[in-house]
Context: one part of a larger RNA
Molecule: small-subunit ribosomal RNA, 3' major domain
Organism: uncultured bacterium
RNA sequence: UGACGGGGGCCCGCACAAGCGGUGGAGCAUGUGGUUUAAUUCGACGCAACGCGAAGAACCUUACCCAGGCUUGACAUACAUGUAGUAGGAGGGUGAAAGCCCAACGAGGUAGCAAUACGGCAUCCUGCACAGGUGCUGCAUGGCUGUCGUCAGCUCGUGUCGUGAGAUGUUGGGUUAAGUCCCGCAACGAGCGCAACCCUUGUCGUCAGUUGCCAGCAUUCAGUUGGGGACUCUGAAGAGACCGCCGGCGUCAAGCCGGAGGAAGGCGGGGAUGACGUCAAGUCAUCAUGGCCCUUAUGCCUAGGGCUACACACGUGCUACAAUGGCGGGUACAAAGGGACGCCAAGCCGCGAGGCGGAGCCAAUCCCAGAAAGCGCGUCUCAGUUCGGAUUGCAGGCUGCAACUCGACUGCAUGAAGUUGGAAUCGCUAGUAAUCGCAGAUCAGCAUGCUGCGGUGAAUACGUUCCUGGGCCUUGUACA
Numbered sequence: 001u002g003a004c005g006g007g008g009g010c011c012c013g014c015a016c017a018a019g020c021g022g023u024g025g026a027g028c029a030u031g032u033g034g035u036u037u038a039a040u041u042c043g044a045c046g047c048a049a050c051g052c053g054a055a056g057a058a059c060c061u062u063a064c065c066c067a068g069g070c071u072u073g074a075c076a077u078a079c080a081u082g083u084a085g086u087a088g089g090a091g092g093g094u095g096a097a098a099g100c101c102c103a104a105c106g107a108g109g110u111a112g113c114a115a116u117a118c119g120g121c122a123u124c125c126u127g128c129a130c131a132g133g134u135g136c137u138g139c140a141u142g143g144c145u146g147u148c149g150u151c152a153g154c155u156c157g158u159g160u161c162g163u164g165a166g167a168u169g170u171u172g173g174g175u176u177a178a179g180u181c182c183c184g185c186a187a188c189g190a191g192c193g194c195a196a197c198c199c200u201u202g203u204c205g206u207c208a209g210u211u212g213c214c215a216g217c218a219u220u221c222a223g224u225u226g227g228g229g230a231c232u233c234u235g236a237a238g239a240g241a242c243c244g245c246c247g248g249c250g251u252c253a254a255g256c257c258g259g260a261g262g263a264a265g266g267c268g269g270g271g272a273u274g275a276c277g278u279c280a281a282g283u284c285a286u287c288a289u290g291g292c293c294c295u296u297a298u299g300c301c302u303a304g305g306g307c308u309a310c311a312c313a314c315g316u317g318c319u320a321c322a323a324u325g326g327c328g329g330g331u332a333c334a335a336a337g338g339g340a341c342g343c344c345a346a347g348c349c350g351c352g353a354g355g356c357g358g359a360g361c362c363a364a365u366c367c368c369a370g371a372a373a374g375c376g377c378g379u380c381u382c383a384g385u386u387c388g389g390a391u392u393g394c395a396g397g398c399u400g401c402a403a404c405u406c407g408a409c410u411g412c413a414u415g416a417a418g419u420u421g422g423a424a425u426c427g428c429u430a431g432u433a434a435u436c437g438c439a440g441a442u443c444a445g446c447a448u449g450c451u452g453c454g455g456u457g458a459a460u461a462c463g464u465u466c467c468u469g470g471g472c473c474u475u476g477u478a479c480a
Base pairs, nucleotide, nucleotide: 001480002479003477004476005475007474008473009472010471011470012469013468015464016463019428020427021426022425023424026319027318028317029316030315031314032313033312034310035309042053043052064305065304067302068301069300070299073130077129079127080126082124091102092101093100094099112121113120132294133293135292136291137290141288142287143283144282145281146279148277153192154191155190156189157188158187159168160167161166172183173182174181198271199270200269201268203239204238206236207235208234209233213228214227217226218225242265245259246258247257248256249255321421325380326379327378328377330375331374337368338367339366342361343360347356348355349354387418392413393412394411395410396409398407434456435455436454437453438452439451440450
């Protein structure tokens, strides 16, 4: 100087408390361990691994296993020799395919291209350098990332003090979300962080008016049409919030409390933004890369299988156990997205998944697209039930070369566990939790995951003693 203490003081955070809803029990989905296996490819392991890499494992992917094949190689550059009806397209045999083998066609010209003849470029054969490796080392590395933590810290120059390591500044009194600001002070300044500048949302006027809108006028089944720019909306440039105003408190300060006005009030809400560093944290399997290793194989191609196994254990979720509910009929209101190898309307067929059909749309125009919870009516009457839907049988349609291993979906039948979950443990402070649906990426197909979007919409916070993590000061130390 740090680190640590079941030392002290001050302070903060869904840290506790106060509340609401879960997980832990059940079934299933998914990841992991374990076990099994020819293989169940690899990585990730307290927080900070475990719906993680994977924003999509039937083949492919694919790295794994088994089998069949190739050896200058699936791919790159260069050199040497050489072939000639070459490049290209197509055929036959064998085979699961890859591969191996075979030979025919090609108008006019030496017929791959350009050219004009040696040869060049491309292709092919052979050979030689080499290619190739998701093989090892993340404890050799770059880059990127997680984490403490959006915590308020981390430092420097000059000066001063100290023999020195170092200290001071950065401590102190207030204040703040903040090393934020004020005051004081052997310090005076400065940098990286904080804040602001950026995006979005909340209010207003201006400009603009189609594909959007419709108050008044006319018209219609319908903003459908004429018309209109008022309103909504869209999107461009602006205004607006600054403790600015008033009162009180405060050291005449920084600031705090209350009030007015205002759409908004004291950082208005949300996002992006992550200091010096820590964990030899993670990644050699995104990529790059040193070293090591393989080179008729640890490389490459193909078919099939596996990554989907299943006594079990754990994590994360979905669906429930019902009446604030289930079922049936009726009826209302979103936002944000996506669409040409695409989204697919009307109409018709089918109980349905879906099929036929073909209009429109490169989209404020057309489509996906019915939002659902909600509201109103009826029914069920507390039961393992008209709750719950696992499992299983049969029959189907869809994608795709192909759904046996191993897809999602539909109909009929079947109808398991489950009656609110031990010890323990998680999230959340407001348009939040809870609950309800919608969209997108990936994608032929496949979503309870992920990322977004809106609808309905709470309870509670006395407080900081305790648990936990962190910040500042101080103290002890046999630790570094």